[in-house]
RNA sequence: AUAGAACUCGCGGAAGAGACCCCGAACUGGUUUCGGGGCGCCGAAGGCGCAACUCGCUCGGAAACGCUCAGGCAGAAGGACUGUGAGUUCUGA
Numbered sequence: 001a002u003a004g005a006a007c008u009c010g011c012g013g014a015a016g017a018g019a020c021c022c023c024g025a026a027c028u029g030g031u032u033u034c035g036g037g038g039c040g041c042c043g044a045a046g047g048c049g050c051a052a053c054u055c056g057c058u059c060g061g062a063a064a065c066g067c068u069c070a071g072g073c074a075g076a077a078g079g080a081c082u083g084u085g086a087g088u089u090c091u092g093a
Base pairs, nucleotide, nucleotide: 003091004090005089006088007087008086009085010084011083012082013081018039020038021037022036023035024034025033026032027030040073041072042071046069047067048066049065053061054060
């Protein structure tokens, strides 16, 4: 100097599913806010399960698949994943 990987930060993109029903409280008196409960639903924080595959095998890793504990079901926020910029670390020549 260059290539790849991981992590962190900045700026963008980013789906799904009841602004459902009942009860209580508040004041700004509403298609309001907050708390509790009920039924229905979603899959893309996190968590758990299966294992194609990888490893070269006793160990370990492993999905956007499955579950729905947690979370979510107007907007906002969040959001796996992803584009881009910067930084740090590691690896190879």